[in-house]
RNA sequence: AAGUACGAACAAGCGCCAGAACUCUACGGAGUUGACGAGGACGGAGGUUAUCGAGAUUUCGGCGGAUGCCUCCUCGUCGCCUGUCACGACGACAAGUACUCUUUACAAAACGCCCGGGUGACCGGACGGACAAAGGAGAGUGCACUGACAGC
Repeated sequence: AAGUACGAACAAGCGCCAGAACUCUACGGAGUUGACGAGGACGGAGGUUAUCGAGAUUUCGGCGGAUGCCUCCUCGUCGCCUGUCACGACGACAAGUACUCUUUACAAAACGCCCGGGUGACCGGACGGACAAAGGAGAGUGCACUGACAGC
């Protein structure tokens, strides 16, 4: 240095807690809570209080992280034959824009009831029956679909 085997780790509404609220206490201290689901990915650098909704509202306040978005670079898609360059829009396995429809889509917490753990705050779980939006995908319609040079 490479390979093999075993183990640990592998979270992204995620992790944490100096504030706050709450519990227990022999008053020294020891603890508890702190985002409900849906959705989201990897080209490089920088920036940024990073999407959607909920019968939740300490889901307060804050720290860290982060799959978002913006700018530049790189590469690429489209601009109705091909190539190069410019310009415009867009994409990072997808690729013009607006609207409509379908689908993803019976969300989860809340609420009710029960089981287990804890002295307690509270924690873990089963069952019952409700209610989303964004984004994505498919289809339809409208609008847009440039220029120079070379080739065919």

Description
The RNA shown here (glmS glucosamine-6-phosphate activated ribozyme aptamer) has 152 nucleotides. Of the family's consensus pairs, 88% are formed in the model. Rfam family: glmS glucosamine-6-phosphate activated ribozyme aptamer. Rfam describes the family as follows. This entry contains a glucosamine-6-phosphate activated ribozyme that is found in the mRNA for GlmS. GlmS is an enzyme that uses fructose-6-phosphate and glutamine to generate glucosamine-6-phosphate. It is annotated as a riboswitch. The prediction has a mean pLDDT of 82.